[in-house]
Background:
The RNA shown here (transfer RNA) has 72 nucleotides. Model confidence (mean pLDDT): 81 of 100. The RNAcentral record of the sequence draws on ENA. Rfam family: tRNA. Rfam classes the family as a transfer RNA.

RNA sequence: CGAGCUGUGGGCCAGUGGUAGGCCACCUCAUUUGGGAUGAGGGGAUCGGGAGUUCGAAUCUCUCCAGCUCGA
Numbered sequence: 001c002g003a004g005c006u007g008u009g010g011g012c013c014a015g016u017g018g019u020a021g022g023c024c025a026c027c028u029c030a031u032u033u034g035g036g037a038u039g040a041g042g043g044g045a046u047c048g049g050g051a052g053u054u055c056g057a058a059u060c061u062c063u064c065c066a067g068c069u070c071g072a
Stems, first nucleotide, its partner, number of pairs: 001071007010024004018055001026042006048064005
C1' cells in the first nucleotide's frame, strides 16, 4: 500500500428494512440457619463516528476510526 472480516447494555451473542432481544453478571423480594441454591420481579445499549438512500436503517450505500486475517 491492496483485499477481506468484525465492531450491538458491564461480559458473550442474536436480530440482515418496520417501535433492539437472550444468557451471564448487577439490584430487589420470597423460601432458607446461611455469604450458597432455587423461584419471582427490576434497571441498563437509539446499535464504533459522520453523511446519504428510504415513509421507515442495527440492517442498504459512501467515508472515517479501531481490531483481526491474508497478500505485496